[in-house]
Order: sequence, then C1' cells, then structure tokens
RNA sequence: AGCAGGAACUCGGGAGAAUCCGGCCUCGUGCCGGUGCCGAAGGAGCAGCCGCCCCGGCGAACUCUCAGGCAAAAGGACCGUCUUCCUGAC
Repeated sequence: AGCAGGAACUCGGGAGAAUCCGGCCUCGUGCCGGUGCCGAAGGAGCAGCCGCCCCGGCGAACUCUCAGGCAAAAGGACCGUCUUCCUGAC
C1' cells in the first nucleotide's frame, strides 16, 4: 500500500398509508375526541442459529403495531460514496 469484516463521520439516493370526520379556541405546523389505514426509526415476538443441563446469547425487509407515521417539509431501515479508526489473514 492493497484485500475482507466492523464502527463513526461527509455527501447523494431512499417506500408505504385519510391534507379523513366531529368539537373548541387564542384560528395555528394548535388542543380534545372518533373511525380507517401503513410498515423501513425505536420496541416486542416467532422461525432459525450458537454455546448446548437449567439456561444464556444472536436473531430478518417475517409477525405485532406499544411507540411512530398517513399533502409538503422533516424523519426514515437500507444502499452507494468521502475520511478516520479497529480487527483478521497474506
């Protein structure tokens, strides 16, 4: 210096689903209530995997929808990219 994996950071991309209904006021990106819906923050669960005795750990884009969301903006798993660091082999 290059290779593989991981972490943080820069930039870019990045889906779904009512700008629903009613009420209140200070008329707002507000508050309260109701119905329907979404799955890609986070959270929980199953399958599965590892150590395998109890049990513990990991655990998806599957399931749930607690939280979150359903114009735009913002957020956004994930992907690519810049830089730095860590680990492994050569």
This is a predicted structure of a 90-nucleotide RNA (Glycine riboswitch aptamer) from uncultured Paracoccus sp. It matches the Rfam family "Glycine riboswitch aptamer". Rfam 15.1 lists 9,425 matches to the family in 5,228 species. Gene Ontology term of the family: glycine biosynthetic process. The sequence was found by an Rfam model in a public genome assembly. The coordinates come from a structure-prediction model, not an experiment, and the mean pLDDT is 77. The organism belongs to Paracoccus, within Bacteria.